Predicted 3D model of a 97-nucleotide RNA (Guanidine-I riboswitch aptamer) from Halalkalibacter suaedae. The sequence is in RNAcentral, with records from Rfam. Lineage of the source: Bacteria > Bacillati > Caryophanales > Bacillaceae > Halalkalibacter. The coordinates come from a structure-prediction model, not an experiment, and the mean pLDDT is 85.

RNA sequence: AGAAAAGUUUUCUAGGGUUCCGCAGCAUUACCGUUGGACUGGUCCGAGAGAAAACUCACAGCUUGCUGUGUCACGGAAGGAAAAAAGCCUGGGAGAU
Numbered sequence: 001a002g003a004a005a006a007g008u009u010u011u012c013u014a015g016g017g018u019u020c021c022g023c024a025g026c027a028u029u030a031c032c033g034u035u036g037g038a039c040u041g042g043u044c045c046g047a048g049a050g051a052a053a054a055c056u057c058a059c060a061g062c063u064u065g066c067u068g069u070g071u072c073a074c075g076g077a078a079g080g081a082a083a084a085a086a087g088c089c090u091g092g093g094a095g096a097u
Stems, first nucleotide, its partner, number of pairs: 007055006015045002020042002022039001023036004057070006072092001074095001078090003
């Protein structure tokens, strides 16, 4: 800048592991170091089917720029990631009803 319409983004949470910090052990006069996430935590990642908010979109109402409404959603395995893993991505997928 443009697009999108079971729209987009942000914050938070369920959850996640271990790059960094912390913590614990080993080692050292001490610092550096080294091991540990079956270490509570901080940083970090984080939901289509979780929460909240903002901006849009559609429809309706009128006092013409304000208000209101906006449904449903059971779900593997395997694979992907420059720390690694996950309800992240593949994915409102394959399937099921």